A computed fold for a 535-nucleotide part of an RNA from an uncultured Lachnospiraceae bacterium, annotated as small-subunit ribosomal RNA, 5' domain. The prediction has a mean pLDDT of 82.

[in-house]
Context: one part of a larger RNA
RNA sequence: GAUGAACCCUGGCGGCGUGCCUAACACAUGCAAGUCGAACGGAGAUUUGACGCUGCACAGACUUCGGUCAAAGCUUGUUAAAUCUUAGUGGCGGACGGGUGAGUAACGCGGGGGCAACCUGCCUCAAACUGGGGGAUAACAGUUGGAAACAACUGUUAAUACCCCAUAAGCGCACAGUAUCGCAUGAUACAGUGUGAAAAACUCCGGUGGUAUGAGAUGGGCCCGCGUCAGAUUAGCUGGUUGGGGGGGUAACGGCCCACCAAGGCCACCAUCUGUAGCCGGACUGAGAGGUCGGACGGCCUCAUUGGGACUGAGACACUGCCCAAACUCCUACGGGAGGCAGCAGUGGGGGAUAUUGCACAAUGGAGGAAACUCUGAUGCAGCGACGCCGCGUGAGUGAAGAAGUAUUUCGGUUCGUAAAGCUCUAUCAACAGGAAAGAAUGGCUCGAAAGAGAGAUGACGGUACCUGACUAACAACCCCCGGCUAACUACGUGCCAGCAGCCGCGGUAAUACGUUAUGGGGCAAGCGUUAUCC
Numbered sequence: 001g002a003u004g005a006a007c008c009c010u011g012g013c014g015g016c017g018u019g020c021c022u023a024a025c026a027c028a029u030g031c032a033a034g035u036c037g038a039a040c041g042g043a044g045a046u047u048u049g050a051c052g053c054u055g056c057a058c059a060g061a062c063u064u065c066g067g068u069c070a071a072a073g074c075u076u077g078u079u080a081a082a083u084c085u086u087a088g089u090g091g092c093g094g095a096c097g098g099g100u101g102a103g104u105a106a107c108g109c110g111g112g113g114g115c116a117a118c119c120u121g122c123c124u125c126a127a128a129c130u131g132g133g134g135g136a137u138a139a140c141a142g143u144u145g146g147a148a149a150c151a152a153c154u155g156u157u158a159a160u161a162c163c164c165c166a167u168a169a170g171c172g173c174a175c176a177g178u179a180u181c182g183c184a185u186g187a188u189a190c191a192g193u194g195u196g197a198a199a200a201a202c203u204c205c206g207g208u209g210g211u212a213u214g215a216g217a218u219g220g221g222c223c224c225g226c227g228u229c230a231g232a233u234u235a236g237c238u239g240g241u242u243g244g245g246g247g248g249g250u251a252a253c254g255g256c257c258c259a260c261c262a263a264g265g266c267c268a269c270c271a272u273c274u275g276u277a278g279c280c281g282g283a284c285u286g287a288g289a290g291g292u293c294g295g296a297c298g299g300c301c302u303c304a305u306u307g308g309g310a311c312u313g314a315g316a317c318a319c320u321g322c323c324c325a326a327a328c329u330c331c332u333a334c335g336g337g338a339g340g341c342a343g344c345a346g347u348g349g350g351g352g353a354u355a356u357u358g359c360a361c362a363a364u365g366g367a368g369g370a371a372a373c374u375c376u377g378a379u380g381c382a383g384c385g386a387c388g389c390c391g392c393g394u395g396a397g398u399g400a401a402g403a404a405g406u407a408u409u410u411c412g413g414u415u416c417g418u419a420a421a422g423c424u425c426u427a428u429c430a431a432c433a434g435g436a437a438a439g440a441a442u443g444g445c446u447c448g449a450a451a452g453a454g455a456g457a458u459g460a461c462g463g464u465a466c467c468u469g470a471c472u473a474a475c476a477a478c479c480c481c482c483g484g485c486u487a488a489c490u491a492c493g494u495g496c497c498a499g500c501a502g503c504c505g506c507g508g509u510a511a512u513a514c515g516u517u518a519u520g521g522g523g524c525a526a527g528c529g530u531u532a533u534c535c
Stems, first nucleotide, its partner, number of pairs: 001534003005531003009527001012392006018385002020350001025348003029345003034092003039089002042086010052074003060069003099303001101301001108228003112224004118220002123216004128211003131165004140155006171196005177190005201208002229275003236266003241263004246258003278300004282293004305326005328339004356382001358381003364378001365376004395425004405416001407414002432469004439461001445454003479523004483504003490518001491516003499506002
């Protein structure tokens, strides 16, 4: 000098940051991933129309005086249309965003290359297509089992769900060519034969989708050279081990896996083993070289109670998906079930120690949707903590009878000291009153062919920041130190005691080193000192 700090004493305000370093310990409760009815069949609600029913009292028309029609009313009905809601099927998203650092000494990371060994949903561009048919199934209804979680059976129905056929090239596969090129395997282009694979509709008629192909963009996968802590009181290690041709598997290369064959491979330039550790941009320190660290922010990796596994999918071997095993917790009718905060808050525990079970989607961003919009503990804000940095204040001027008082004294004085009081001002801040933002313009609506134009709405923070007014010096200073290092001395008490101390060292009767609400002084200041750690 620095810190994600802690502790003692003290504590006025604001801005910006920052806050479980320990038990990757266990978790009550709430929330953190949904959305689309413009994919689909239902179900429900409201309104309107038609049919239907009622038509009692008053009033209208007709009347054979019985009644009829109209009007009116209405749910117990049927039907059509419109609007709205939605359990289920279906689509997209739940692989992002958020958390953690346990593991990992490794192509994990860093920076540099390679892929003639690869993939890429949504998005953009190019050019082409979107024809015909079929069988189911949830929902629903019924029956049954179960304490529950849930499950079984029968019947019925729809789709952008599923399946088949057609068509299709410069797409795929197999075979064998030509040309050009290269970097070993090979790559590209062209032509040939055989063969294989598509699609889905909705609509407000404007569009929005779907399929196959090529290219781009973006995101990923794999490989390689180099770098990446300590220990030799770890010297040998290795059997899929090292290599081969063959096969399987993968998006793809590869002992990645498998059978067979060979006997190799690594190591003092440190293998193997052990310990420790996420890596980096960077941070701290230092004149630098270097040393130490990797909390916040950003990039990559890793994990999601522990261990294993795959499914779906463009993408996972998936934090709030599935299956199995284990430990733990909970429910149970004892047969069986449910759960996973290293998401945001919060609880217990551990600890020297680390915050609210807050507000809002207004902004930025994300998911879905044509959109309105919905969701979003991401995010924006607020709350708590002097935890850090920065800023401000606790007054300014004048004022000598050098007041009182403290301390000291050679008793004359000296000191605190213009300090106080007194007088004159000012009002930052706090408190009071009035006013009051920016952050908001997109989207949507209207006009317009479009370009564009116009009107109007939307603020969690927040009646906050900020401005103005009135008012009062009022409401606001501590902590450490004073032997040397090291800025700053006297008095008294104590008497190798009590005690101090970072080092040297003080204390045994004149202690500037111990003690004191002591006097004075020095330093710093809303902080000051101590402890811990690094340079």